Notes:
Model confidence (mean pLDDT): 84 of 100. Predicted 3D model of a 501-nucleotide part of an RNA (large-subunit ribosomal RNA, domain I) from a Methylococcaceae bacterium. It matches the Rfam family "Bacterial large subunit ribosomal RNA".
[in-house]
Context: one part of a larger RNA
RNA sequence: CGCAUACGGUGAAUGCCUAGGCAGUAAGAGGCGAUGAAGGACGUUGUAGAAUGCGAUAAGCUUCGGGGAGUUUUCAAACUAACUUUGAUCCGAAGAUUUCCGAAUGGGAAAACCCAGUCUACAUAAGUAGAUUAUCCUUACCUGAAUACAUAGGGUAAGGAGGCGAACCUGGAGAACUGAAACAUCUAAGUACCCAGAGGAAAAGAAAUCAACCGAGAUUCCCUAAGUAGCGGCGAGCGAACGGGGAUUAGCCCUUAAGCAUUUAUUAAAUUAGUGGAAUGGUCUGGGAAGUCUAGCGAUACAGGGUGAUAGCCCCGUACACGAAAAUUUGUUAGAUGUGAAAUCGAGUAGGUCGGAGCACGUGAAACUUUGACUGAACAUGGGGGGACCAUCCUCCAAGGCUAAAUACUCCUUACUGACCGAUAGUGAACUAGUACCGUGAGGGAAAGGUUAAAAGAACCCCGGAGAGGGGAGUGAAAUAGAUUCUGAAACCGUAUGCGU
Numbered sequence: 001c002g003c004a005u006a007c008g009g010u011g012a013a014u015g016c017c018u019a020g021g022c023a024g025u026a027a028g029a030g031g032c033g034a035u036g037a038a039g040g041a042c043g044u045u046g047u048a049g050a051a052u053g054c055g056a057u058a059a060g061c062u063u064c065g066g067g068g069a070g071u072u073u074u075c076a077a078a079c080u081a082a083c084u085u086u087g088a089u090c091c092g093a094a095g096a097u098u099u100c101c102g103a104a105u106g107g108g109a110a111a112a113c114c115c116a117g118u119c120u121a122c123a124u125a126a127g128u129a130g131a132u133u134a135u136c137c138u139u140a141c142c143u144g145a146a147u148a149c150a151u152a153g154g155g156u157a158a159g160g161a162g163g164c165g166a167a168c169c170u171g172g173a174g175a176a177c178u179g180a181a182a183c184a185u186c187u188a189a190g191u192a193c194c195c196a197g198a199g200g201a202a203a204a205g206a207a208a209u210c211a212a213c214c215g216a217g218a219u220u221c222c223c224u225a226a227g228u229a230g231c232g233g234c235g236a237g238c239g240a241a242c243g244g245g246g247a248u249u250a251g252c253c254c255u256u257a258a259g260c261a262u263u264u265a266u267u268a269a270a271u272u273a274g275u276g277g278a279a280u281g282g283u284c285u286g287g288g289a290a291g292u293c294u295a296g297c298g299a300u301a302c303a304g305g306g307u308g309a310u311a312g313c314c315c316c317g318u319a320c321a322c323g324a325a326a327a328u329u330u331g332u333u334a335g336a337u338g339u340g341a342a343a344u345c346g347a348g349u350a351g352g353u354c355g356g357a358g359c360a361c362g363u364g365a366a367a368c369u370u371u372g373a374c375u376g377a378a379c380a381u382g383g384g385g386g387g388a389c390c391a392u393c394c395u396c397c398a399a400g401g402c403u404a405a406a407u408a409c410u411c412c413u414u415a416c417u418g419a420c421c422g423a424u425a426g427u428g429a430a431c432u433a434g435u436a437c438c439g440u441g442a443g444g445g446a447a448a449g450g451u452u453a454a455a456a457g458a459a460c461c462c463c464g465g466a467g468a469g470g471g472g473a474g475u476g477a478a479a480u481a482g483a484u485u486c487u488g489a490a491a492c493c494g495u496a497u498g499c500g501u
Base pairs, nucleotide, nucleotide: 001500002499003498004497005496006495007494008493009492015486016450017449020421021420022418023417024416025415026414027413028412029410030409031164032163039101040100041099042055043054044053046079047078049075050074051073061095062094063093064092065091066090070083071082072081106115107114108113116133117132118131119130120129121128122127135161136160137159138158139157140156141155142154143153168199169197170196171195172194179186183233209216210215220247221246222245223244224243230238231237251402252401253400254346259339260338261337262336263335264334265333267331268330269329270328271327272326274322275321276320280295281294282293284291296313297312298302304316305315306314351375352374353373354372355371356370357369358368361387382397383396384395385394386393437444438443457485460472461471462470463469
């Protein structure tokens, strides 16, 4: 040095587990905000680092309910000081307080800071406390230039707005990569991004619609028709409708009403705390019984979880039955108020020309819708449409308005589910995670779970530096379960023995 065996070190795989995720289902909710939001800064506990809660009344105050024995949040014990059957802690509802920044709104500013004005009260030499003072819009009133009347402007009062929020929605504006095997029409795509606005849904909506000589009867969504008819450098590609079957159904108004909103009362239900809730003993093994054996019982409850191994009958629960002082929501009935309210059945409209856009439809034979410019009718004895256009025929009535449901989505709440994951997985995050750390900044962004049934977390002794670490002793079923502690693979490193060289 090699091989073999045994025992170790290191190392963390694997197995098992779950405190966290992921994807859904059913309900709810679908907003918060000048009564100051979302988000923060700074404080706040007897001792206080972080998290959570709270706000100078600061892990809390008051009231009303629930509940019934311990409590003073967690990491996280200990000490100290307290509260509590005269009902604490805790849970629910409603209130009070709620520093400073932030739309931030008295002015300013390098967010969490600086500096004021006015009024009121008390003091009156200083000051203290409270309130108020942004901008825009609407309405009313008072004033008021150049400039006579006026108007602009100024001021006061009242009401409203502003900002944030995951997706869904409507409107405005609107790419490129890409594909066409290059590229320009085209595509990607009216997508992404941006802006405005609204609601719990939004939008659309009661035919100047389709159809085809039969008829249907608002809108929306799904299946089909159908990758069809078509469009298309007829390339790449794009791509309907009629009709049929379903979901859901609701119609109305403009001399007024359907309706909608607010509010009051009424009554019913739901939600926000909770309450009751059946039935088992023994033997054996074991550290431990829920396991074995044996004899019973409950079940409108054998969903699930826990308990020292696998429990219907030990605990929490579950089926079932019940419960609200207070608040909220929804519905019934009755009443009141407001809105509907703009106009007078729709004229600078329909139509036309030019230029665009939307329609599956790229100008094409291109109807239809829309409109930037220029034009410009009729008035139901009328007008629009039926894919150039004309006639016949059929059908409808534009240029005013409202309208639930079926549909889309999930930042969020509750309950439940999973041939979803199980710590290199599943969220980036099971743990002080958007933390540590990196970056001037926009931004990027980790690693890190497991003793045991219970800390019973090793008193005491010894070596040692009043160490680290270890050896005894003790606990425990087990300490090669000893605190980076379950299991503990491999690489890698040793010790002992044997053999070989």